[in-house]
Context: one part of a larger RNA
RNA sequence: UUGGGCCUAAAGCGUCCGUAGCAGGUCUUGUAAAUCCUUUGUGAAAUCGGCGAGCUUAACUUGUCGGCGUGCAGAGGACACUGCAGGACUCGAGACCGGGAGAAGUCAGAAGUAUUUCCUGGGUACCGGUAAAAUGGGUUAAUCCAGGGAGGACUACCAAUGGCGAAGGCAUCUGGCCAGAACGGAUUUGACUGUGAGGGACGAAAGCUAGGGGAGCCAAACGGAUUAGAUACCCGAGUAGUCCUAGCUGUAAACGCUGCGAGCAAGGUAUUGCGCACCCCACGAGGAUGCGCAGUGUCGAAGAGAAGUCGUUAAGCUCGCCGCCAGGGAAGUACGGUCGCAAGGCUGAAACCAUUAGUGAGGC
Numbered sequence: 001u002u003g004g005g006c007c008u009a010a011a012g013c014g015u016c017c018g019u020a021g022c023a024g025g026u027c028u029u030g031u032a033a034a035u036c037c038u039u040u041g042u043g044a045a046a047u048c049g050g051c052g053a054g055c056u057u058a059a060c061u062u063g064u065c066g067g068c069g070u071g072c073a074g075a076g077g078a079c080a081c082u083g084c085a086g087g088a089c090u091c092g093a094g095a096c097c098g099g100g101a102g103a104a105g106u107c108a109g110a111a112g113u114a115u116u117u118c119c120u121g122g123g124u125a126c127c128g129g130u131a132a133a134a135u136g137g138g139u140u141a142a143u144c145c146a147g148g149g150a151g152g153a154c155u156a157c158c159a160a161u162g163g164c165g166a167a168g169g170c171a172u173c174u175g176g177c178c179a180g181a182a183c184g185g186a187u188u189u190g191a192c193u194g195u196g197a198g199g200g201a202c203g204a205a206a207g208c209u210a211g212g213g214g215a216g217c218c219a220a221a222c223g224g225a226u227u228a229g230a231u232a233c234c235c236g237a238g239u240a241g242u243c244c245u246a247g248c249u250g251u252a253a254a255c256g257c258u259g260c261g262a263g264c265a266a267g268g269u270a271u272u273g274c275g276c277a278c279c280c281c282a283c284g285a286g287g288a289u290g291c292g293c294a295g296u297g298u299c300g301a302a303g304a305g306a307a308g309u310c311g312u313u314a315a316g317c318u319c320g321c322c323g324c325c326a327g328g329g330a331a332g333u334a335c336g337g338u339c340g341c342a343a344g345g346c347u348g349a350a351a352c353c354a355u356u357a358g359u360g361a362g363g364c
Base pairs, nucleotide, nucleotide: 004325005324006323007308008307012322014202015201016200017199021195022194023193025089026088027087028086029085030084031083033082035078036077037076038075039074040073041072042071048066049065050064051063052062053061054060092192093189094188095187096185097184098183105177106176107175108174109173110172111155112154116150117149118148119147120146121145122144126137127136163170164169207248208247209246210245211244212243216242217241222236223235224234259321260320261319262318263317264316267299268298269297270296271295272294273293274292275291276290277289279287280286303310304309328353329352336347337346338345339344
């Protein structure tokens, strides 16, 4: 406590595209579906109200009038809003052009230091590791120094409170292909839009299938320590894996724990991109200041909030559309369905239980 909620108490789908549906800018003409007005018919009886009547009265029964029946159908009318049809517009949305920004994606080529390993030379007894050790490596010459080769992974500094991307995510350089956003425009289409049940696509890591690759790191398994024990933390060594190609999986604290779009509503400050104005100048795609738009942070008025806090990047004030929540546990379990090679994913209960539950400084 539903006239309610979803950052942290239960609750925003991981993200986007998009079908149906729902919602939809400004002006105008027509129509009259919807809406509104008038009117006609119908809308059983009982019940209800007024006034009567009958049982001695009342309850009850009954006559009449009224009301109710919130509706349906027909006729006539109104036209502001909504709908439908036509015309027009440019502020929403898209297209085009211009010069810039970016680790956006993808394919190819090239580079760089380091680790490891091998070869050659030098060199000799230790090296390594830790809190301390030991396991381990080393006279078949290690560790260390110099030169050369191989191979795989990665991309220091720049680096940011920075940038790009729908999210996951993206970082050496060069080139090809390709996508998106911002800014500016005296160009252009003319509402073409928003959201989005189903549906589709993308989706870290781990995992799976097949084939490669394997330097370093490293689940598992194995040794050495620590310890009461030590299936751990520390040390040595180490296989899957990590990498590539082709497929599968479809989940994460997939987080801003905050769905998407639009409008309104104080500012200060920093920074990124583009534009404009103005100043400086070693005249350079240089530098400074201010302003506009777009992004990213931070502090805050009003306001909101249980508070923490949020605050033009809202959790403020409103509108549209979708998703989701309903005390805790049992349980994201069982059953069924469906997807998957499997692991498992998605959907998703109930019986039953009792200090209901959540948050919570501090304590153990």
Molecule: small-subunit ribosomal RNA, central domain
Organism: marine eukaryotic metagenome